A computed fold for a 354-nucleotide part of an RNA from a metagenome, annotated as small-subunit ribosomal RNA, central domain. Its Rfam family is "Bacterial small subunit ribosomal RNA". Rfam links the family to the GO terms ribosome and structural constituent of ribosome.

[in-house]
Context: one part of a larger RNA
């Protein structure tokens, strides 16, 4: 390389915008790069095939022809597909415009309950904790009842097999501002897309710098137990950190372990959201049934698979472009770079071994 794969075996970038590049819709025209026919020139001998001929025969040497050399260069034609020019269309994609959905996203304000603390009162010997305790806390009056009050964090119930968002994720309530989507549509543009090296930009938690802030939980560390021992599970305290605000880090079982995008291929059955119709209707954005698109979850036909299983959300059948992958361990190390404050991220071997 030719070829085979990437849910689970080894393999899909954590996501997504996009250079470049590859790939690209229907009509009809001209053009002939491309491709394809054809002719002409070259395509060296030697080698190779075939009929001779010469060495006694063979090798071997020589003459013809023929092939070979797959190719370039020129010259004429063809014009279906490809490419290129200008043109036209709308089914692809996008603009508008219509009422709706929804924890998307930023910033502000208001709110609930609960724990913890103080403050007052009541009240008076225990409390808390466990498998049992015991370290603790308590007469400087706790636990416990009641009212207040302060600070922080979280937002039960509704709450879903459910809704949004590219992904990470998003959950009281009201507002401002922003951003996508899916339905409708007799509107407009008219191929403007797909993907996408490199490239940017988003990115949980932990952890990093600075500056707040700190109720609750709580890595470390400290005590009490268990135990042979106990650097732990379990109690009791507890810093950092969780919480903001401004930067940095850039990794996860970042999973659907499954890249985007299109187009094709049985259906059943729930659910969200929007439209259409019927019926009902206490006329209310209402119910109920069917029927379209668009999500989203379950079960299966063909198929596919090594099996589990997947099955119109494909892992079925196909096309496009990207990323990865080649046996295990050394090893995601070492070296070199490169980013980073730092931890470390990213790129990424080999010897050996087996």
């Nucleotide at each position: 390389u030719u070829g085979g794969g990437c849910c689970u075996a080894a393999a899909g970038c954590g996501u997504c915008c996009g250079u470049a590049g590859c790939a690209g819709g229907u009509c009809a025209u001209g053009u002939a790069a491309a491709u394809c026919u054809u002719u002409u020139g070259u395509g060296a001998a030697a080698u190779u095939g075939u009929c001779g001929c010469g060495c006694u025969u063979a090798a071997c040497g020589u003459g013809a022809c023929a092939g070979c050399g797959u190719g370039c260069a020129a010259g004429a034609g063809a014009c279906a597909c490809u490419g290129c020019a200008a043109g036209a269309c709308u089914a692809g994609g996008g603009a508008c415009c219509g009422g709706g959905a929804g924890g998307a996203g930023u910033c502000a304000g208001a709110g609930g309950u609960a724990u913890u603390u103080c403050u007052u009162g009541g009240g008076g010997a225990g409390c808390g904790g466990u498998a049992a305790a015991a370290u603790g806390c308590u007469a400087u009056a706790a636990u416990c009842c009641a009212a207040g009050a302060a600070g922080g964090a979280c937002c039960a119930c509704c709450u879903a097999u459910g809704g949004c968002g590219a992904a990470g994720g998003c959950a009281u309530c009201u507002g401002a501002c922003c951003a996508g989507a899916a339905c409708g549509g007799a509107u407009c543009c008219g191929a403007c897309u797909g993907u996408g090296a490199g490239g940017g930009a988003c990115g949980a938690a932990a952890g990093c710098u600075a500056g707040g802030g700190g109720a609750g939980c709580g890595a470390a560390c400290c005590g009490g137990a268990u135990u042979a021992g106990a650097u732990a599970c379990c109690c009791g305290a507890g810093u950092a950190g969780u919480c903001c605000u401004a930067g940095c880090u850039g990794u996860a079982a970042a999973c659907g372990c499954u890249g985007c995008g299109a187009g094709u291929u049985a259906g059943g059955u729930g659910u969200u959201g929007c439209g259409c119709a019927a019926u009902c209707u206490a006329c209310g954005a209402g119910a109920u049934u069917g029927c379209g698109c668009a999500g989203u979850a379950u079960c299966g036909a063909a198929g596919c698979g090594a099996a589990g299983g997947c099955g119109u959300u494909a892992a079925a059948c196909u096309c496009g472009c990207c990323g990865c992958c080649u046996g295990g361990g050394a090893a995601g190390u070492a070296c070199g770079g490169u980013c980073g404050c730092a931890a470390g991220g990213c790129u990424g071997a080999a010897a050996c071994u087996u």

The coordinates come from a structure-prediction model, not an experiment, and the mean pLDDT is 88.